[in-house]
Context: one part of a larger RNA
């Protein structure tokens, strides 16, 4: 000297970009963080319109029946809930990294492409009614629909098997040929003939579904090579090392199981122990290196604690489930609920770390055909000099060198052009007024074209016209007033820039070293006077 997610101490004007629980992976009130689709499905409600009957002079009201609806609702179903969002406790490992290298394999959703999408059935939530419980919650009965849940058919392709032929030392691979298993679901939109049982059938466009092929993205697996420190840790190892057969997995493998063989692994540190999330990357240095793992990226682990499977393409699944243990809750004592390491927030811990804010405008995700819903991802305010950077806190003129302070050799000397004074300015703040960009998008319509039998409907593209903005009293630009609101902190003995005065008098006290204080102390404490850096300057604390 740099550097810092800092902290303390002393001061403290605007502004911009960042950063903000390192500690107890501690325990959490309350509130939000994951839905969504009615263009898959029946029901119920609700508002309209409209038939009708009763009361009424009539508005109307109260019953039944129909339709309608971009209207709510809770339940089947579909998808997403594995993503994004948090933390680093475990983890010295194939756990991370590699412009290494590999296979024995999965893959929803996306894009491309092939063919197919036929024909029945049976239940079940919801609804009803009855019962059980203090609740969570269940029980029994009737009862209803699908894109749900079950046959049958068909599938030159998929899986499983027989079997031929080439290939090859074999394993096997390619081609062939044969027997077996083994899908589908419909929904919306229009619509000229011709058909109707008057529901449609039929044509036609989109969404969809079922079975394959490619692909992209993502996932899984195996290896070489790196990756912290101790030997005051020297032996470690029975599925353990190999092998054949199997079972399991999408899939190889002692991943499991049986039989065999006795092997594998270490002073190139094995095994134990101890501390650690790992990288891109920060920090530092001239570089080697040394030091680190906040933020922003990528990968891994975890989700109160331990174990565990289900569904699912995908979890062994932070805001799923079951069991078990601690801990808080609730209870009619019989039994139940609950998990902030999501966002804010609240106790405790600490030197120490924010608002129970707005909004989905944008970007990004879920679902939906779409309008659209959701979103504590995000996008922005709030509070903190914590950091970095950037602006100001006034400019000029002004000598009787003014009062005053402090020194003084009493002559002055200094603070000092500093002050006032007088002429201007107007940044920032403050106050009026004016206003952008972020807005792409959606809707209506209307024109072109595709695509259809069609001028429909759909989609593609172009006009008009309506509409979207938290931030926002934004930035910005203009005007008003007006030097007015806006400077400290450290140091002055050397290292080391800056000196004298009073006090004190080995007391008080100073101090990074080396030292300074015992009566003229440039080293204490206070004043004046300097130096230094400045909205910051000092102190700790870590590193290099």
């Nucleotide at each position: 000297g740099g550097a810092u997610g800092a902290a303390c101490g002393c001061u403290g004007g605007c502004g911009g970009c960042g950063u903000g629980c390192c500690u107890a992976a501690u325990a959490c009130a309350u509130g939000c963080a994951a839905g969504u689709c009615g263009a898959a499905c029946g029901a119920g409600g609700u508002g309209c319109c409209u038939u009708u009957g009763u009361a009424g002079c009539a508005a109307u009201a109260c019953g039944a029946g129909g339709g309608u609806a971009u209207c709510c609702u809770a339940g089947u179903g579909g998808c997403a809930g594995a993503c994004g969002g948090g933390u680093g406790a475990g983890u010295a490992a194939c756990g991370c990294g590699u412009g290494g290298g590999g296979a024995a394999u999965c893959u929803a959703c996306c894009u491309u492409u092939u063919u197919g999408u036929g024909u029945g059935g049976a239940a079940u939530a919801a609804c009803g009614u009855u019962c059980c419980g203090a609740a969570a919650g269940g029980a029994a009965u009737g009862g209803u629909a699908a894109u749900a849940c079950c046959g049958c058919a068909u599938g030159u392709g998929a899986c499983c098997g027989u079997u031929g032929a080439u290939u090859g030392g074999g394993a096997u691979a390619u081609c062939g040929a044969u027997g077996g298993u083994g899908a589908a679901a419909g929904c919306c939109g229009g619509g000229g003939a011709c058909c109707u049982u008057c529901g449609g059938g039929c044509c036609u466009g989109g969404c969809g579904c079922a079975a394959g092929a490619a692909g992209a993205g993502g996932a899984u697996c195996c290896u070489g090579c790196g990756u912290c420190u101790g030997a005051u840790u020297a032996g470690c190892u029975a599925g353990u090392u190999g092998g054949c057969g199997g079972g399991g997995u999408a899939a190889u493998g002692g991943c499991c199981c049986a039989c065999c063989a006795a092997g594998g692994c270490g002073u190139c540190g094995a095994u134990c122990a101890g501390u650690a999330g790992c990288c891109g990357g920060c920090c530092u240095g001239a570089g080697a290196g040394g030091g680190u793992g906040a933020u922003c990226g990528g990968c891994c682990a975890c989700a109160c604690u331990g174990g565990a499977a289900c569904u699912g393409a995908g979890a062994c699944a932070c805001g799923g489930u079951c069991c078990a243990g601690a801990c808080u809750c609730c209870u009619a004592c019989g039994g139940g609920a609950g998990g902030c390491a999501g966002c804010a927030g609240u106790g405790g811990g600490g030197a120490a770390u924010u608002u129970u804010g707005c909004g989905c405008a944008a970007u990004g995700g879920a679902c939906g055909a779409a309008a659209g819903u959701c979103u504590g991802a995000c996008g922005c305010a709030g509070c903190a000099a914590c950091g970095c950077c950037g602006c100001g806190u006034g400019g000029g003129u002004g000598a009787u060198g003014a009062a005053g302070g402090u020194c003084u050799u009493c002559g002055g000397a200094u603070c000092g052009u500093a002050a006032a004074a007088c002429c201007c300015u107007g940044u920032c703040g403050u106050c009026a007024g004016g206003g952008a960009c972020g807005a792409a998008g959606g809707u209506u319509u209307c024109g072109u074209u595709u695509u259809u039998a069609a001028u429909a409907c759909a989609g593609a593209c172009g006009g008009a016209g309506c509409u979207u903005g938290a931030c926002g009293g934004u930035g910005c630009c203009u005007g008003g007033a007006g030097a007015g609101g806006a400077a400290g902190c450290c140091c002055c003995g050397g290292c080391u820039a800056a000196c004298u005065c009073u006090g004190u008098g080995c007391c008080a006290g100073c101090a990074g070293c080396c030292g300074c204080g015992g009566u003229a102390a440039u080293a204490c404490a206070g004043a004046g006077g300097g130096g230094g850096c400045g909205a910051g300057c000092g102190u700790u604390a870590u590193u290099c």
Predicted 3D model of a 544-nucleotide part of an RNA (small-subunit ribosomal RNA, 5' domain) from a metagenome. The prediction has a mean pLDDT of 84. The full RNA is in RNAcentral, with records from SILVA.